[in-house]
RNA sequence: GAUGGAGAGUUUGAUCCUGGCUCAGGACGAACGCUGGCGGUGUGCCUAAUGCAUGCAAGUCGAGCGGGGUGUAUCCGAGAAGUUCCUUCGGGGACGGACGGGUGCACCUGAGCGGCGAACGGGUGAGUAACACGUGGGUAACCUACCCCCAGGUGGGGGAUAACCCUCCUAACGGGGGGCUAAUACCGCAUGUCGCCUCCCUGUCGCAUGGCGGGGAGGUGAAAGGUGGCGUGUGGCGAAAGCCCCGCUGCCGCCUGGGGAUGGGCCCGCGGCCUAUCAGGUAGUUGGUGGGGUAACGGCCCACCAAGCCUACGACGGGUAGCCGGCCUGAGAGGGUGUCCGGCCACACUGGGACUGAGAUACGGCCCAGACUCCUACGGGAGGCAGCAGCAGGGAAUAUUGGGCAAUGGGCGAAAGCCUGACCCAGCGACACCGCGUGGGGGAUGAAGCCCUUCGGGGUGUAAACCCCUGUCAGGGGGGACGAAAUGCCCGGGUCACCCCCGGGCUUGACGGUACCCCCAGAGGAAGCGCCGGCUAACUCCGUGCCAGCAGCCGCGGUAAUACGGAGGGCGCAAGCGUUGUCCGGAAUCACUGGGCGUAAAGGGCGCGUAGGCGGGUCGGUAAGUCGGAUGUGAAAGCCCCGGGCUCAACCCGGGGAGGUCAUCCGAAACUGCCGACCUUGAGUGCGGGAGAGGGCGGUGGAAUUCCCGGUGUAGCGGUGAAAUGCGUAGAUAUCGGGAAGAACACCAGUGGCGAAGGCGGCCGCCUGGCCCGCUACUGACGCUGAGGCGCGAAAGCGUGGGGAGCGAACCGGAUUAGAUACCCGGGUAGUCCACGCCGUAAACGAUGGGCACUAGGUGUCGGGGGUCUUCCCUCGGUGCCGUAGCUAACGCGUUAAGUGCCCCGUCUGGGGAGUACGGUCGCAAGGCUGAAACUCAAAGGAAUUGACGGGGGCCCGCACAAGCGGUGGAGCAUGUGGCUCAAUUCGAUGCUACGCGAAGAACCUUACCGGGGCUUGACAUGCUGGUGGUACCGAACCGAAAGGGGAGGGACCCCGGGUCUCGCCGGGGAGCCAGCACAGGUGCUGCAUGGCUGUCGUCAGCUCGUGCCGUGAGGUGUUGGGUUAAGUCCCGCAACGAGCGCAACCCCUACCCCCAGUUGCCAGCGGGUAAUGCCGGGAACUCUGGGGGGACUGCCGGCGAUAAGCCGGAGGAAGGUGGGGAUGACGUCAAGUCAUCAUGGCCCUUAAGCCCCGGGCUGCACACGUGCUACAAUGGCCGGUACAAUGCGUUGCGAACCCGCGAGGGGGAGCCAAUCGCAAAAAACCGGUCCCAGUUCGGAUCGCAGUCUGCAACUCGACUGCGUGAAGCCGGAAUCGCUAGUAAUCGCGGAUCAGCACGCCGCGGUGAAUACGUUCCCGGGCCUUGUACACACCGCCCGUCACGCCAUGGGAGUCGGCAGCACCCGAAGCC
Repeated sequence: GAUGGAGAGUUUGAUCCUGGCUCAGGACGAACGCUGGCGGUGUGCCUAAUGCAUGCAAGUCGAGCGGGGUGUAUCCGAGAAGUUCCUUCGGGGACGGACGGGUGCACCUGAGCGGCGAACGGGUGAGUAACACGUGGGUAACCUACCCCCAGGUGGGGGAUAACCCUCCUAACGGGGGGCUAAUACCGCAUGUCGCCUCCCUGUCGCAUGGCGGGGAGGUGAAAGGUGGCGUGUGGCGAAAGCCCCGCUGCCGCCUGGGGAUGGGCCCGCGGCCUAUCAGGUAGUUGGUGGGGUAACGGCCCACCAAGCCUACGACGGGUAGCCGGCCUGAGAGGGUGUCCGGCCACACUGGGACUGAGAUACGGCCCAGACUCCUACGGGAGGCAGCAGCAGGGAAUAUUGGGCAAUGGGCGAAAGCCUGACCCAGCGACACCGCGUGGGGGAUGAAGCCCUUCGGGGUGUAAACCCCUGUCAGGGGGGACGAAAUGCCCGGGUCACCCCCGGGCUUGACGGUACCCCCAGAGGAAGCGCCGGCUAACUCCGUGCCAGCAGCCGCGGUAAUACGGAGGGCGCAAGCGUUGUCCGGAAUCACUGGGCGUAAAGGGCGCGUAGGCGGGUCGGUAAGUCGGAUGUGAAAGCCCCGGGCUCAACCCGGGGAGGUCAUCCGAAACUGCCGACCUUGAGUGCGGGAGAGGGCGGUGGAAUUCCCGGUGUAGCGGUGAAAUGCGUAGAUAUCGGGAAGAACACCAGUGGCGAAGGCGGCCGCCUGGCCCGCUACUGACGCUGAGGCGCGAAAGCGUGGGGAGCGAACCGGAUUAGAUACCCGGGUAGUCCACGCCGUAAACGAUGGGCACUAGGUGUCGGGGGUCUUCCCUCGGUGCCGUAGCUAACGCGUUAAGUGCCCCGUCUGGGGAGUACGGUCGCAAGGCUGAAACUCAAAGGAAUUGACGGGGGCCCGCACAAGCGGUGGAGCAUGUGGCUCAAUUCGAUGCUACGCGAAGAACCUUACCGGGGCUUGACAUGCUGGUGGUACCGAACCGAAAGGGGAGGGACCCCGGGUCUCGCCGGGGAGCCAGCACAGGUGCUGCAUGGCUGUCGUCAGCUCGUGCCGUGAGGUGUUGGGUUAAGUCCCGCAACGAGCGCAACCCCUACCCCCAGUUGCCAGCGGGUAAUGCCGGGAACUCUGGGGGGACUGCCGGCGAUAAGCCGGAGGAAGGUGGGGAUGACGUCAAGUCAUCAUGGCCCUUAAGCCCCGGGCUGCACACGUGCUACAAUGGCCGGUACAAUGCGUUGCGAACCCGCGAGGGGGAGCCAAUCGCAAAAAACCGGUCCCAGUUCGGAUCGCAGUCUGCAACUCGACUGCGUGAAGCCGGAAUCGCUAGUAAUCGCGGAUCAGCACGCCGCGGUGAAUACGUUCCCGGGCCUUGUACACACCGCCCGUCACGCCAUGGGAGUCGGCAGCACCCGAAGCC
């Protein structure tokens, strides 16, 4: 010295980027909702410039004038009423002074004449895009009343006219006629310093006209008085007072001229809105000459003359708008705005017009026209709140018909003073800002209430109560201002005196008895609003159940909602709090500061070139830009700083500072510009070479296709996935010869060349553009870009004419298909070709505008040049690939940039609507170019990542297909399910992965369902209270189907004390029981709140982590790659190195051997015994049993392979390459399954949704499906005979022999707690016999009868037996299942459950096959890769029509209105 910059949410499964939407901030002349104690200061019709009742808002001067009035003095007249005295009562006197007039003085004054003011002050924002405003200048083209300064003057006359009087017209407003009169009103004359005009002489200055002065002559032009003081005078009038005149003098005026001050007029530079879908505008228009007019210049106005003037630096038109100081916002730059206050402008019912005046074209003046309102006697008149208040209306919305001139200011006046809705105050409104209060301290492990709770507790919460204090504000009482000093009056001073001036005193306050101060009482009267899903600070309960609702964005709500509603609590602000609207900010989201354009929105299709922008080197000059200084100005207020005043603050006061793209002057000269001179490197020219499908025109060639003619020659050709249409016996296709026509140019040919792009391809010729290289001679910046403009511009299309072989939109056939207006096939018209003319588009793309310069290289290729001609090197120009730095959101780009810079152009600003509509323009048309809005969405996008998916690719698995064997689907039956039925047919399971599943046993029970009958502390647990204790317990009658009710009667136990031999003796207590309370209970709901367990992908080979590395990041790498494996198994390689969960192995069974052991098992040898049998002695060899051990590891050999992993073959071995089988299931997926196994949150029921009982149901049957059994037979059935297992099970059990029964079974009971006894027979097989192809001697359903067994009980509803009956069925449509070896198939046996019930399930052994070429296909899976608009992930996503409803916009035959233009008609007031 500087004071200054924050972001977040939302596109995705995730990421980065682009991009829009939204939020947090500040502000307001606000409004709305809820709430509201006090004060201060501000502020308050943003809409209808709509209309206004009523009152007020501009008057004043008597010291300009006439008149009038009042008072008084005096004089004259007159002497009234009244009082009083006298009275002859007729009246008289006195007092009294009313009344009229004259003169004078004082005071006042409606209306009037006259002067000044009324042009200020106050209001409003309609109009205005303009010299209206701002800023700075000019006026040599001007004015300025009142005010100030200076000089001079103010003489002498005249004639009128209001008021007033008389009279007339009129409803009113008003008006006419006659008569009188004054002036600071009006008019001549005089004077003329002086002004002005003309002429002459002259000084000086400037900026073109010209300005400022000096001298002279001629002409012309003025005036008003009022009011004080003093004084003298033979002055005048008068009775006097006094007045008038005169002299001197003060003050206020008046006239002429000069100057000042102030305020204005006019002119100019510069500055500040939108629209080009407004591109041309203009006739007083532009200028000139002359004139008129004005204060003044001017086309302001007029006549004449000329034909100009403005415009892309946006004229003209349209839309919008008062401008500024400022105000709000912002870091700033900027954006928005113009309320209050201040400056300027404009307007005053709408439009027009002039008058008066110093000033107006005049808000509260005039005239005219119009609309509107009011009055009217219908003839005619009156009016203008955008002054203050107020009213109606409009509107979301904006105040009192208040007080006062006390202050400030203004008008008039000599002054007093009058007037002043300007102003000062008060009133209303939390409208805003500021300040204050609603109390302060103490007070519990912490009341109550309320809320939550895991029931322990926690929260509200020191909060309250309670104790001690204080006393703001409000309330009551008392005191009580500042704002006030002038003016005026009085006194004094000063003066000769007056005025003026100075000093003192007195007087003057709407606000207001207000601010302020004191006293009194007493915590007493004073808190709400919003929010609590994320952004964003603040969480729980209940209610609700995609309902009701919320919502700024994302989004919440479908039964546990921190998002809805309420409550408790919390957070935030606070007399306010929220909402809405608007502005700025955030938004670098219009990017000057400070953005972009390969793919996100965005490079014009390409070139030539106009304006414009930008531009090489050197020297000199200049000073426009630029920079510095000085001066002026940038009003005040505001802002900032300093200081001060209200108790503080808001607010106010004083001082200072700041503020311009401003003006003038002086200075600087680097850069830019300009001028001059020069240069050669940019650019261009010349000379010599060169390549090329560059362009245009003309000619020409061969191959092929088709057609025509002829020959040969036949029965087909053609076409397709397969066909058909089609062609062909009238001779096709094929083949040979000849001919015609049109179009296109094979090979060369390239990753090649040329061109600005589009684009260009046989050969030859002519014409022609550009490019490259070499040589360096010439010009001397001549350059780059390029808005408009002009030209070129594929294909298709259009016009006219030609041409037409092939191809071929449309079209016609044939196929395909659900259809096939397609893909395929056969035909075929426009067109494709040529000439000329249009069109003007494209994914016109490198999705990359042009130019110049700079920034590593490597490697091809085309053209040229050079080097001791060389497979090499150098160089210039083009064209590709890879890559450094760098850039990029990434992909990628990378000397051919998307790098680094400069210059110019084009272009973008969320998606849709839409390249649409309207307008304009181009086109023959088609259509092109330009190019919106309403409405709508919270995204639309780019790149990359991980998955998933693909009728994408590669590699590889699996009974996945294939090969093979047997089944299912057909029949009957069993069983489960759907459906239907029912009082109930309880519930769950539902593609694979539900359906012989939960069920490994529903007649009762089970049982959860239904009907009926019952119980209510409950069938069951725990605790508490009370009672009972001849109590618990047992329990007969009786009712009942039972449960249950009922209770006669019987009848214990434990502990303590006492009594007592005994004992149901007494007292107390307990268990128990009874009554009650708390609670129990629920197979009630939620498997979408859960635990646990399970299924499935899948025994698939995968899934991850740490560290490192790569990437902005998601993420990648590792795990990819080359081999190999059953395997992410192993090897090798590698920015990876390791590790974990999986794989494998370890475990069990089984196959071989050995050891140990030897009963109940075994029996070779020895002995004994029998009809026979390990029956017995014995044996321990064998089988076996069951414990231990061995064995197999690619260990060995050969080959293959990278000498690896490993593979193939072989040897040995009981077994060989994981020997066979089992157990074992990674990260995860399916909101998979189960709340009915169990557990469990929440919800629900509580004489019922709990509990008990009987009966029924779960077994219902027109159907449909799954899983099975038995079959259809001869590889079989039946009969007889004869063999050989293993796993198991058995004491409420298995049950032998024997007896009975045809049989189920009965009787019987030995033996066996079981290698001992039993179940027990195994069956198929084998041997023999029979049947003879038949609905059968197959098949056994169904039904009848008779039985057996279990069980309380076989009706619903068991199994079995015998006799009888004998159904369908003769091998099963589409489709579909299992199995790769001791497997399938086939045969029987056992077990669990179980009283009984097995075709199911879980096991066991017997007999015992066939086949696998292979991986194209179906299904599932693994790895790599690719595309993706998918990510609840292809059962995805998504497009269009139609139907219905709603919204917005466009078009639309037209119709109505507004604005503007041109022509013509009528034409008010007014001015000349």

A computed fold for a 1472-nucleotide RNA from a Candidatus Latescibacterota bacterium, annotated as small-subunit ribosomal RNA.
The prediction has a mean pLDDT of 87.